[in-house]
RNA sequence: GAAGGCCCUGGCAAUGGAUUCUGCCGGGCGUAAGCCGAACCGCCAUAAGGGCUGAUGAUUCCUACCCUUUU
Numbered sequence: 001g002a003a004g005g006c007c008c009u010g011g012c013a014a015u016g017g018a019u020u021c022u023g024c025c026g027g028g029c030g031u032a033a034g035c036c037g038a039a040c041c042g043c044c045a046u047a048a049g050g051g052c053u054g055a056u057g058a059u060u061c062c063u064a065c066c067c068u069u070u071u
Stems, first nucleotide, its partner, number of pairs: 010025004016062003020058002027036003042052003
């Protein structure tokens, strides 16, 4: 110096909240403050204008929306 491992700990998985599990990211510069970056941000079509599915990555619930039936 490189690779790997361990510990601490955070973020994310197309529309809200909780639970459990799964997956992904978690880096660089700087004395510091900070700055940049990663995972992630649905599908179809257009130069523009537009159209469509879904509250989960998955499990179990709550809330909102939609459809049907009953009272």
Fluoride riboswitch aptamer (crcB RNA motif), 71 nucleotides, folded computationally. It was read from a public genome assembly, where an Rfam model found it.